[in-house]
RNA sequence: GGGCGAGUAGCUCAGUUGGUUAGAGCACAGGACUUAUAAACCUGCGGUCGGUGGUUCAACCCCACCCUCGCCCA
Numbered sequence: 001g002g003g004c005g006a007g008u009a010g011c012u013c014a015g016u017u018g019g020u021u022a023g024a025g026c027a028c029a030g031g032a033c034u035u036a037u038a039a040a041c042c043u044g045c046g047g048u049c050g051g052u053g054g055u056u057c058a059a060c061c062c063c064a065c066c067c068u069c070g071c072c073c074a
Base pairs, nucleotide, nucleotide: 001073002072003071004070005069006068007067010026011025012024013023019057028044029043030042031041050066051065052064053063054062
């Protein structure tokens, strides 16, 4: 330099041929339980969906460029 893949909550990951409040588990906080702790239970917190621009009535989703990471080729 070329090709491919990935980027969504603190972490690991879903997500829809574009359709109107973005989710799960773990973690964290609180509650309840217990003599107490843990586990299981209930509730809550947490996201400008990597960035910018474009298409569209509407974009996490489609397009272009850029950034980061991984694999392969040279």
Predicted 3D model of a 74-nucleotide RNA (transfer RNA) from a Candidatus Peregrinibacteria bacterium.
The sequence was found in a public genome assembly.
The organism belongs to Candidatus Peregrinibacteriota, within Bacteria.
The prediction has a mean pLDDT of 81.